[in-house]
RNA sequence: GCUUCUGUGGUGGAAUUGGUAGACACGCUAGACUCAAAAUCUGGUGCGAGCAAUCGCUUAAGGGUUCAAGUCCCUUCAGAAGUA
Numbered sequence: 001g002c003u004u005c006u007g008u009g010g011u012g013g014a015a016u017u018g019g020u021a022g023a024c025a026c027g028c029u030a031g032a033c034u035c036a037a038a039a040u041c042u043g044g045u046g047c048g049a050g051c052a053a054u055c056g057c058u059u060a061a062g063g064g065u066u067c068a069a070g071u072c073c074c075u076u077c078a079g080a081a082g083u084a
Base pairs, nucleotide, nucleotide: 001083002082003081004080005079006078007077010026011025012024019067027045028044029043030042031041032040046057047056048055049054060076061075062074063073064072
């Protein structure tokens, strides 16, 4: 250089044939329990606006197709594997 694969919250990792993004687990945080802690149990946990109800944004980056894109197409970036 060429070919193939991968890229989703703080982390791992789901999302049927394109149709509610982040299920589930870990972590973090608050509470319960305890003399205190560990373990266990319960709630919360992407970003922004708003008193709140709620609304808007977000799948490496930028475009395209579509009523609708994490998913399909193109370009770029990063990583992995293969190859003369």

Predicted 3D model of an 84-nucleotide RNA (transfer RNA) from Bacteroidales bacterium Phil12. Taxonomically the source falls in Bacteroidales (Bacteria, Pseudomonadati, Bacteroidota, Bacteroidia). The sequence was found in a public genome assembly. Its Rfam family is "tRNA". The family's RNA type in Rfam is transfer RNA.